[in-house]
Order: sequence, then structure tokens, then C1' cells
RNA sequence: GGGGUCGUAGCUCAUCUGGUAGAGCACCUCGUUCGCAACGAGGGGGUAGGCGGUUCGAAUCCGCUCGGCUCCA
Repeated sequence: GGGGUCGUAGCUCAUCUGGUAGAGCACCUCGUUCGCAACGAGGGGGUAGGCGGUUCGAAUCCGCUCGGCUCCA
């Protein structure tokens, strides 16, 4: 320098063909307990790496770009 692949909640990951962004764990509140743990009920948390484009509509398609991994030179 060129190719491939990945990037979504604090962490690990879903989200079939473009149509309301989710789960588990973690966190907060309440209940049971002397207390902890555990369990039960409820709740908060997202510019979907960034920018631009296509579209009525984009996490999803296209371009550029940043970062990780990997292959070739």
C1' cells in the first nucleotide's frame, strides 16, 4: 500500500426480507430479612463508531472516514 471482517445500553450479545431498537448480567427504588445473600415487583440507561447520500422510511443499502482483528505484498 491492497483485500476481508467486526464496531448496537456499563459488560456480553440479539435485532430473517429497510417499517416503534431489545435480552441476560450490572445499576436504582420498593417488598420479604435483625442484616447480607437470594427471590419478587417496578424503574432509569442508546447521536446503533463518525460524516454524507439513496428512500415516504436506514442499525440494515451506497460513498468517505476512524478504530480493532486478520490475510497478501